[in-house]
A computed fold for a 72-nucleotide RNA from Candidatus Tremblaya phenacola PAVE, annotated as transfer RNA. It matches the Rfam family "tRNA". The family's RNA type in Rfam is transfer RNA. The organism belongs to Candidatus Tremblayella phenacoccinincola, within Bacteria.
RNA sequence: UGCGGAGUAGAGCAGUGGCAGCUCGUUGGGCUCAUAACCCAAAGGUCGUAGGUUCGAAUCCUAUCUCCGUCA
Repeated sequence: UGCGGAGUAGAGCAGUGGCAGCUCGUUGGGCUCAUAACCCAAAGGUCGUAGGUUCGAAUCCUAUCUCCGUCA
């Protein structure tokens, strides 16, 4: 420098154009003599950034940033 991949909740990940979700964690409640486990509920997201296409974009296009792999 080229090529490929990744970026979504505190962590790990799903989501291929139509309300942004799962598990763990966190908080509150229940259960228990108590803790863990278990059960119920809640909070937590500018979907890396900036544009474009579209009635509608996490999703498609362009540029850009960071990380990983690869070639030289």